Background:
A computed fold for a 118-nucleotide RNA from Thiohalocapsa sp. ML1, annotated as Glycine riboswitch aptamer. Model confidence (mean pLDDT): 77 of 100. It was read from a public genome assembly, where an Rfam model found it.
[in-house]
RNA sequence: UUCGGUGCCGCGGGAGAGACCGGCGACCGCGCCCGGGCAGCAUGCCCGGCCGCUUGCGUCGGCGCCGAAGGCGCAACACCGCCCGGAAUCGCUCAGGCAAAAGGACCGCGGCACCAAG
Repeated sequence: UUCGGUGCCGCGGGAGAGACCGGCGACCGCGCCCGGGCAGCAUGCCCGGCCGCUUGCGUCGGCGCCGAAGGCGCAACACCGCCCGGAAUCGCUCAGGCAAAAGGACCGCGGCACCAAG
């Protein structure tokens, strides 16, 4: 020095698939009822208790689905047999995921370090 390689960092891009169903739990809110307070009645308000309900949350279970963290599988690979090794955006779906956010293989740009070549 390089349309070189690897790793890390920063920035930008980056797909798919139920915001599914049920049980339980705590909290918030709302409602019925009960008790108390606002001197009494009615109304209204406040406090407490019981029960019920919606959304969200946590947890447990069920069915359906997705593939691009990670993991697992393998073709070619000098003849035959065996063993081992052996890639992917391929296959599996253990893990993960199925509104948004986050995450995200991979891609581009920049910086740094190392390596390679000259």